[in-house]
Context: one part of a larger RNA
């Protein structure tokens, strides 16, 4: 390259944004890039084929034809592709009318519990665990009331509820701000899809420089358990967990399932709007559009299973797989303060 794959066997990029690129709705004129037909030049010869014919066959040779799938020029179609030009609304985006909602920063506040501190009541154990002991306590603990600090996290509401491209988001109020979702069909008029690089976002952990540290709690000390016990219990405990500003760059970042569109049988929950019908209104019941589970029918699968949220049935674009081990390693190069990320092989080996 071709080919066949990518939910669990190797393989969907952590997520999103946009650059080239590719691909890309309905109707019309025009041209003729692609396309398809005609014609004529070239495509050496030899070798392959296919016919015939010369050595007694055959290797061999020796005519003849096809081939030379291509490229040039040129005459023509013009459906398709393109290219221009003129129009359409249904794709797309906007507008007005309402909607939900832990999306994002920022600001202030509030209640419960944990700690610690003061003071009172009060006495002799308290804690802890299979047991226990380290630890705390007559210098008065634990309990117990009342008062005050400070810091972290938001019980119940809480729901296979609800927001976000991912990560990921919960306690109240302001305040600034991204998206989404129905409803009209008023406005633009294919303005779309995907994107290789790029740029941005990105839990946890860790790093830098500052603050802060209630409770947790690597590392560390001690008790304990064992044969050891550098663990699991238990008593402490520093970094760290929290803010601010810069890193990092990663993950079982998973739905282990990239995106867009279009089509395919239903049931039945659930959240957010709409229309009809019933009622005075609550409500019920048809109904439709959007998201989120559940069961399932063709169809799909190695099976498990998926099944209008496809892993069907197709077409656009991206990534990314090619037997294990060596190895996500080594060298390189490139980001980073570091730690380490990216990129990535190869001898040898089964």
């Nucleotide at each position: 390259c071709u080919g066949g794959g990518c939910g669990u066997a190797a393989a969907g990029g952590g997520c999103g944004u946009g650059u080239a690129g590719g691909c890309g709705g309905c109707u019309u004129a025009u041209c003729a890039u692609g396309u398809c037909a005609g014609u004529g030049g070239u495509g050496a010869a030899a070798g392959g084929c296919c016919u015939g014919g010369g050595c007694u066959c055959a290797a061999c040779c020796c005519a003849g034809g096809a081939c030379u799938u291509g490229c040039c020029a040129u005459u023509g179609a013009a459906a398709c592709u393109g290219a221009u030009g003129a129009g359409c609304u249904u794709g797309a985006g906007g507008g007005u009318a309402g909607g939900a909602g832990a999306g994002g920063a920022g600001u202030g506040u509030g209640g419960a519990a944990u700690u610690c501190c003061c003071g009172g009541u009060g006495u002799a154990g308290c804690g802890g665990u299979g047991a226990a002991a380290u630890g705390c306590g007559u210098a008065g603990a634990u309990a117990u009331c009342g008062g005050g600090a400070g810091g972290a996290a938001c019980a119940c509401c809480a729901g296979u509820g609800g927001c976000g491209a991912a990560g990921g988001c919960g306690g109240c109020a302001c305040u600034c701000u991204g998206g989404c979702c129905u409803a009209u069909a008023c406005c633009u008029g294919a303005c779309g899809c995907u994107g290789a690089g790029g740029c941005g976002c990105g839990a946890a952990a860790g790093c830098u420089a500052g603050g802060g540290u209630a409770g947790c709690g690597a590392a560390c000390a001690g008790g304990a358990u064992u044969a050891g016990a550098u663990a699991c219990c238990c008593u402490g405990g520093u970094a760290g967990u929290c803010c601010u500003a810069g890193c990092c760059g990663u993950a079982a970042a998973c739905g282990a399932u990239g995106g867009g569109u279009a089509c395919u049988a239903g049931g039945u929950g659930u959240a957010g709007g709409g229309g009809g019908u019933u009622c005075a209104g609550a409500u019920g019941c048809c109904u439709u559009c959007u998201g989120u589970g559940c069961c399932g029918u063709a169809g799909c699968a190695a099976a498990c299973g998926c099944a209008u949220u496809a892993a069907g049935u197709a077409c656009c674009c991206c990534g990314c797989c090619u037997g294990g081990g060596g190895a996500g390693u080594a060298c390189g190069g490139u980001c980073g303060c570091a730690a380490g990320g990216c990129u990535a092989a190869a001898a040898c080996u089964c």

RNAcentral holds the full RNA, with entries from ENA and SILVA. A computed fold for a 350-nucleotide part of an RNA from an uncultured bacterium, annotated as small-subunit ribosomal RNA, central domain. Its mean pLDDT, the model's own confidence on a scale to 100, is 88.